RNA sequence: UGGAGUGGUCGAGAUGAUCGCGGGGUCUUUCUCGAAAGGCCUCGAGGAAAGUCCGAACACCAUAGGGCGGGGUGCUCCAUAACGUGGAGUCGCGGCGACGCGAAGGAAAGUGCAACAGAAAGUAUACCGCCUGGCGUCCUCGGACGUCCGGUAAGGGUGAAACGGUGCGGUAAGAGCGCACCAGUUCCCCGGGUGACCGGGGAAGCUAUGUAAACCCCACCCGGUGCAAGACCAAAUAGGGGAGCGUUUGAGGGCUGCCCGUCCAAGCUCCCGGGUAGGUCGCUAGAGGCGUCGGGCAAUCGACGUCCCAGAUGAAUGAUCGUCACCCGGCCAGGGGCGACCCGGGCCGGGAACAAAAUUCGGCUUACCGACCACUCCGGCCC
Numbered sequence: 001u002g003g004a005g006u007g008g009u010c011g012a013g014a015u016g017a018u019c020g021c022g023g024g025g026u027c028u029u030u031c032u033c034g035a036a037a038g039g040c041c042u043c044g045a046g047g048a049a050a051g052u053c054c055g056a057a058c059a060c061c062a063u064a065g066g067g068c069g070g071g072g073u074g075c076u077c078c079a080u081a082a083c084g085u086g087g088a089g090u091c092g093c094g095g096c097g098a099c100g101c102g103a104a105g106g107a108a109a110g111u112g113c114a115a116c117a118g119a120a121a122g123u124a125u126a127c128c129g130c131c132u133g134g135c136g137u138c139c140u141c142g143g144a145c146g147u148c149c150g151g152u153a154a155g156g157g158u159g160a161a162a163c164g165g166u167g168c169g170g171u172a173a174g175a176g177c178g179c180a181c182c183a184g185u186u187c188c189c190c191g192g193g194u195g196a197c198c199g200g201g202g203a204a205g206c207u208a209u210g211u212a213a214a215c216c217c218c219a220c221c222c223g224g225u226g227c228a229a230g231a232c233c234a235a236a237u238a239g240g241g242g243a244g245c246g247u248u249u250g251a252g253g254g255c256u257g258c259c260c261g262u263c264c265a266a267g268c269u270c271c272c273g274g275g276u277a278g279g280u281c282g283c284u285a286g287a288g289g290c291g292u293c294g295g296g297c298a299a300u301c302g303a304c305g306u307c308c309c310a311g312a313u314g315a316a317u318g319a320u321c322g323u324c325a326c327c328c329g330g331c332c333a334g335g336g337g338c339g340a341c342c343c344g345g346g347c348c349g350g351g352a353a354c355a356a357a358a359u360u361c362g363g364c365u366u367a368c369c370g371a372c373c374a375c376u377c378c379g380g381c382c383c
Stems, first nucleotide, its partner, number of pairs: 001379010013324007021044011046354001050365002053363005058226004070222005075089005090104001091102004105217002110215002112211003127156002129152003133148006164182006183207002185204008230281004240272006252264004288307008326351007334343003
């Protein structure tokens, strides 16, 4: 200096003025006396508030215990309230490398499936080829060709995959048929590791196809519904229950300010209880944030100190203007350097993302203009 990898921090910037909104506190004024208006103080979105995909808290419902069924998870150890999450590792794959990716238990318990091609696709198989033998034809008497019964997985060919590889022996031809070496598998021993696993040694011709995001087997885990959970207060109207009064001995209602009068009249009044509208609570102090120290490689845990940080409900958190800062483009003039180039300045124009709480946490995933920090890898050049 170019390219790359990993982790982290911030993220409609700062500040001033004016107007405005939601919560809380306090004071004043008004009246219908528990509300309204106003003043002042204070607080007021995110790293993902999103998707609602996992795990919990909390609430209600269900529930003795166990089993069947169903669902989920799936290398190891650790972390955690818990997790399908995270950390550190193991193994496999990719990359020159930093590093990245992996539903990564079991196919040697059983069942199923394996397109096309191919003779044969799983107790393998005989199409070509190779070999023994029988028969026939020809013949240069060595054989050649045809055909039939067998043997053969060495060679050819098909396929994603054909039951280890190389060599020697062996054989009619062949074959782990035998042997040596190599690869793998299973078992045993020794050493290291908490463990997954790793390293070393030995035995057995054991060579066993793939597929479990096919059934299945094994191990572990799992009740359901979600703050529209749920708790409380509680109208009007219409039902329900009870009591009283009343139906020509007229309750009650209309006309009315009241009485009388007149008309209509079988219901009227009160209480209790359930539900609805509406309201209050749940509702934000929490597996909480920040700092220091300590344990741990880390995730994370502990101790101490400190802070209070939205609680709205047709749902507040905003708008305008000025100044400064950031990024990009254009123009102008300047400084430094032999040079490639570097440095700061003025003016004009443009840009500034993804997206916004709704019971609360822990994760994951997805979206995002950009800026910055730390560590690391591979090149080039110079000393």